c-di-GMP-I riboswitch aptamer from a soil metagenome, 71 nucleotides, folded computationally.
RNA sequence: GCAAAACUGUCGCAAGGCAGUGACGCAAAGCUUCCGGCCCGGCGGUGGACGUUCGGGUAGCGGGGUUGCCG
Numbered sequence: 001g002c003a004a005a006a007c008u009g010u011c012g013c014a015a016g017g018c019a020g021u022g023a024c025g026c027a028a029a030g031c032u033u034c035c036g037g038c039c040c041g042g043c044g045g046u047g048g049a050c051g052u053u054c055g056g057g058u059a060g061c062g063g064g065g066u067u068g069c070c071g
Stems, first nucleotide, its partner, number of pairs: 001026002006021006024060001030066003034063003037058006043051002
């Protein structure tokens, strides 16, 4: 410096996002979906499992790219 969970309001079909309160933690817990994982929705499937299918989310799930404090 950042801000987990929880609560309140709000956006969203949902996952989840945003704002306030609040700190579990974090040298990159800054930024970025290129790769993998996980989550949500559509399609296929009688339903489900599942899918080499389409879209969305998670950057505090890892990897990669990029920027970066003190010593």
Its Rfam family is "c-di-GMP-I riboswitch aptamer". Rfam's curators write: GEMM was predicted in a large-scale screen for bacterial structured RNA regulatory elements.